[in-house]
This is a predicted structure of a 353-nucleotide part of an RNA (small-subunit ribosomal RNA, central domain) from uncultured euryarchaeote.
The RNAcentral record of the full RNA draws on ENA and SILVA.
Context: one part of a larger RNA
């Protein structure tokens, strides 16, 4: 519950995408489905109101006038919504043009450390820590040199910098390949918004197969600490982190802020793109304004319980989804759907307070 919300008190789906459904731009005909009208008729009787009359009154009855309900069918209006036509460019989409960009996928290559093999030189110690052991080392270690092999990873550059729906992206080099911004005397003419169901995308960890394992390291095993230590330190270690395939499908998936459009004083950085004016060693330079699009700090108004926010709104309007209704039981119980399994998604009540 016809209310009031959803940065932080409950509450915005993790993200896109997209079917029903809702909601839609400017003119102009034509229609009359909604929609409207001091139109006009129909809307049984009882009821309902006013008058009157009859039982002695009254309730009740009768009469006569009149409401009222909704709903047909009929005539009129024509702005607004709906529909058909035609018509326009401002939303929207295509098409060129130069420029940005750790966007994406797949290959090739590099690079410095590490870690192990050989070889060489080189002797008693190394490693650790608060301090110690475990541990490593005379079959020669640490440690210096070379060559080599191996897997991971990409210092500086690096930036409240770019890039993408979002999770996410950082050596270089190519191929493929998505999008977005800027300008364009260019074309298409509303083709749009939003999105129940549905599709797909989705860090990490975790299944299942197949390969890899340097380094790191849950689990485990030791040395320590310690009253005890299933831990914090310390020496080892597997899974796992890598790579290809499939699975899950959830995270403080946060901007704790759903998209999309419009209006609303400003400063001041910064990145891409485009004009202008001025200087110029004529360069892809410098320098100062401006316009568009994104990010970033401070702020006017107003907003907020404040905190803050504040043209990137939580201001002011529109449009569509989602989702909250005290706490705790409980994100559990049953049941369905999905997973190999962990689980997931949906998602209560009793009782408590």
């Nucleotide at each position: 519950u016809u209310g009031a919300g959803c940065u932080u008190a409950a509450a915005g789906c993790g993200u896109u995408c997209g079917u029903a459904g809702c909601c839609u731009g400017u003119c102009c005909a034509g229609u009359a489905a909604a929609u409207c009208c001091u139109u006009g008729g129909g809307u049984a009787a009882a009821u309902c109101g006013g008058g009157c009359a009859g039982c002695u009154u009254a309730a009740c009855u009768g009469u006569u006038c009149g409401a009222a309900u909704u709903c047909c069918g009929a005539g009129g209006a024509g702005a607004c919504u709906g529909c058909u036509g035609g018509a326009c460019u401002u939303g929207g989409g295509a098409c060129c043009g130069g420029a940005a960009g750790a966007g994406g996928u797949c290959a090739a290559a590099a690079g410095u450390a590490c870690u192990c093999u050989u070889g060489g030189g080189g002797u008693a110690g190394g490693g650790g820590u608060a301090a110690a052991a475990u541990c490593c080392u005379g079959u020669a270690a640490u440690c210096c040199c070379a060559c080599g092999a191996g897997g991971a990873c990409u210092a500086c550059c690096a930036g409240u910098g770019g890039c993408g729906a979002a999770g996410g992206c950082g050596u270089u080099u190519g191929a493929c390949u998505a999008g977005g911004a800027c300008g364009g005397a260019u074309u298409c003419g509303a083709c749009g918004g939003u999105a129940a169901g549905g599709a797909a995308c989705g860090a990490a960890a975790c299944c299942c197969c197949g390969g890899g394992u340097c380094g790191c390291a849950a689990a485990c095993g030791g040395g320590a600490u310690u009253a005890g230590a299933u831990a914090c330190c310390c020496c080892g270690g597997u899974a796992g982190u890598c790579c290809g395939g499939g699975g899950c499908g959830u995270a403080a998936a946060c901007g704790c802020u759903g998209c999309a459009g419009g209006c609303u004083u400003g400063g001041u950085g910064u990145u891409g793109g485009g004009g202008g004016c001025u200087c110029u060693a004529c360069g892809a330079g410098a320098g100062c304004g401006c316009c568009c699009a994104g990010u970033g700090c401070c702020g006017a108004a107003g907003a907020g319980a404040a905190a803050u926010u504040g043209u990137u709104a939580a201001g002011c309007c529109u449009g569509c989804c989602g989702c909250u209704u005290g706490g705790g039981g409980a994100g559990u119980a049953c049941g369905g759907u999905c997973g190999c399994a962990a689980g997931a998604c949906u998602g209560a009540a009793a009782c408590u307070u």